This is a predicted structure of a 354-nucleotide RNA (Bacterial RNase P class A) from a Dehalococcoidia bacterium. Its Rfam family is "Bacterial RNase P class A". The family's RNA type in Rfam is ribozyme. Its family is annotated with dimeric ribonuclease P complex, tRNA processing and ribonuclease P activity in the Gene Ontology.
RNA sequence: CAAGUAAACCGGGUAGCCGCCCUGUAAAUCGGGGAGGAAAGUCCGAGCUCCACCGGGCAGGAUGCUGGGUAACGCCCAGGAGGGGUGACCCUACGGAGAGUGCCACAGAAACAUACCGCCCUGCGUCAGCGGGGUAAGGGUGAAAUGGUGGGGUAAGAGCCCACCAGCGACCGGGUGACCGGUCGGCUGGGUAAACCCCAUCCGGAGCAAGGCCGAAUAGAGGGACAUAAGGACGCCCGGCCUGUCCCCGGGUUGGCCGCAUGACCCUGGUGGUAACAUCAGGGCUAGAUAGAUGGCUACCGUCCUUCCCGCAAGGGAAGGAUACAGAACUCGGCUUACAGGUUUACUUGAUCC
Repeated sequence: CAAGUAAACCGGGUAGCCGCCCUGUAAAUCGGGGAGGAAAGUCCGAGCUCCACCGGGCAGGAUGCUGGGUAACGCCCAGGAGGGGUGACCCUACGGAGAGUGCCACAGAAACAUACCGCCCUGCGUCAGCGGGGUAAGGGUGAAAUGGUGGGGUAAGAGCCCACCAGCGACCGGGUGACCGGUCGGCUGGGUAAACCCCAUCCGGAGCAAGGCCGAAUAGAGGGACAUAAGGACGCCCGGCCUGUCCCCGGGUUGGCCGCAUGACCCUGGUGGUAACAUCAGGGCUAGAUAGAUGGCUACCGUCCUUCCCGCAAGGGAAGGAUACAGAACUCGGCUUACAGGUUUACUUGAUCC
């Protein structure tokens, strides 16, 4: 210098003018505060609230190597195994196919018990072949064909035998563990569980439109008092009922308030831990709307790109363009996705120079 890998971060600034929401004060023209790294998707896990709840099981759902972290998690950290990369490093839904069932497209003889070609033995033969048996070493098909390579052996072959390797089991050693290393053994016929299933662990439901409080007018219902003067149904009378006036209680709607901003909070430093994280000390208070505020315009300056000019060069200047994704609505911890442009740190590979 080029190409990369892994992390952490910024993501416009200043001034003027005009506004918006919240808040302090009795009030204001005054003072103070006013979006994000994802506020997004609403995918996981919680807090909080209401409802349900004796205990256990079935069904259903989720998770799935080991150890740790956490309020909890499907998240994070560290490690193991497998895979990819020359490497820094990255990826993994990574329990079980010695319980059972299913499936394995096309091709192929056969994907579950299978001989198409070939090879070997044998019978017949009119010498073209046909029949019976053996064989998974060779060919062919396939993603996958009954452990792999080499040698022995055999009629031809085959873990039939041997060596090494892979796998399985036992023992020994190391590790908390996943697992790793070694020795020995008999040899050993597939894959698939993001197919059913089996095993282990976890899971009650609904959500801030949760939920609570205060409470208009009008109408209706309930209780009481007054008048029983009048009217109603009845042929008439009494009682009762309805209609009337006034008062009272409760519930609900419009509306208002709380929930709702001091929290698993933020910053700095120390200690423990490889780390995630925990803990201690000091400091800080950081939006709160309800049809939803956090904005608009102008000027100058940044940053980046393109073109041109000056200069040996470092660099300087001019013009044009770009300046993202997006936007709180009960609150946190995560994950995922989007993002113009830029910065820093550590490391890898290659080239060149000293």
A source record names the gene rnpB.
Its mean pLDDT, the model's own confidence on a scale to 100, is 77.
Of the family's consensus pairs, 92% are formed in the model.